[in-house]
RNA sequence: GCCGAAGUGGCGGAACUGGCAGACGCGCGGGUCUCAAAAACCCGUGGCCCUUUGGGUCGUGAGGGUUCGAGCCCCUCCUUCGGCA
Repeated sequence: GCCGAAGUGGCGGAACUGGCAGACGCGCGGGUCUCAAAAACCCGUGGCCCUUUGGGUCGUGAGGGUUCGAGCCCCUCCUUCGGCA
């Protein structure tokens, strides 16, 4: 240099044929249980903002494009891994 694969919350990892992003698990916070702890079980868990039983807005490596609508399709670039030379 050329070809291919991958990049999604704190971590792993889903998301079908483009139609509610983050299911599920780990971790973390709270609780039940216990003399106490562990284990187990239950509830919660992205950021920011607001007049906070709720609402708004942003968010899939970066930027742009297509579309009513993009994690998914197209273009350029970045990073990592593999192959060829």